[in-house]
The RNA shown here (Purine riboswitch aptamer) has 102 nucleotides and comes from Alicyclobacillaceae bacterium I2511. Its mean pLDDT, the model's own confidence on a scale to 100, is 79. The source organism's lineage runs through Bacteria, Bacillati, Bacilli, Caryophanales and Alicyclobacillaceae. It matches the Rfam family "Purine riboswitch aptamer". Rfam links the family to the GO term purine nucleobase biosynthetic process. On this family, see Mandal et al., Cell 2003: "Riboswitches Control Fundamental Biochemical Pathways in Bacillus subtilis and Other Bacteria".

RNA sequence: UGAUGCGUAGAUUCCGUUCCUCGUAUAUCCUCGGGAAUAUGGCCCGAGAGUCUCUACCCGGACCCCGUAAAGGUCUGGACUACGAGCCACGGUGGCCGGGGU
Numbered sequence: 001u002g003a004u005g006c007g008u009a010g011a012u013u014c015c016g017u018u019c020c021u022c023g024u025a026u027a028u029c030c031u032c033g034g035g036a037a038u039a040u041g042g043c044c045c046g047a048g049a050g051u052c053u054c055u056a057c058c059c060g061g062a063c064c065c066c067g068u069a070a071a072g073g074u075c076u077g078g079a080c081u082a083c084g085a086g087c088c089a090c091g092g093u094g095g096c097c098g099g100g101g102u
Base pairs, nucleotide, nucleotide: 014092015091016090017089020086021085022084023083024082025081026056030048031047032046033045034044035043041066042065050057058078059077060076061075062074063073064072
């Protein structure tokens, strides 16, 4: 001087941002009006209600049901938005340690 190992001391406070994760809301749910389709069909528009809540309120699949009529049902996969929290990282602020200059 270098490498490796061990040990000791001190030290990330606060704010912001993205991703990810968790929690809360809401059940991507319910009701009504108008129109539309018909077993190869089962949809569209508008309004209301739902949240200490802005926004959103749809898409895919499976099964059931309806014997041609006006009505759908059940289950399942998928977010977005609002707020809170956790972690890595980044930026800022503060702190600590070391070095250099004066």